[in-house]
Formats: sequence, structure tokens, C1' cells
RNA sequence: CGGAGCGUGGCGCAGCCUGGUAGCGCACUCCCUUGGGGUGGGAGAGGUCGGCCGUUCAAAUCGGCUCGCUCCGA
Repeated sequence: CGGAGCGUGGCGCAGCCUGGUAGCGCACUCCCUUGGGGUGGGAGAGGUCGGCCGUUCAAAUCGGCUCGCUCCGA
């Protein structure tokens, strides 16, 4: 320098192709269960999707640019 993949709550991921108010597991908070703890059960808080611009009635999702990480090639 060229090409590809990834970037979504604290962590790990799904959703993207086929646009329609953001979800799962773990962790966290509260309650029940226990003599207490663990396990189990119930409820809840937490992100607006790496950033900017565009298309659209509507964008995590489509387009452009850009940043970071990883891989391949030179």
C1' cells in the first nucleotide's frame, strides 16, 4: 500500500441478506425459597447499535466517507 472479516448494555453473542418502536446467555439489584449460604423461581435496572453524512414516512439493517482490531497478500 491492496483485499477481506469484525465493531450492538459490564462480558460473550443474535438481529443485518428480506428496513418497521433492540433481544438472548452470564454478571448486577430487589423479592420468594433456606437457620444462613448455594441452588432454584419471580421481578427489575442498564445500550439506541464505533463515528459522520446521505437515501427513506421510517435505518442496527441500504449507500458513501472515516476510526479501531484481526487476518491474507505485496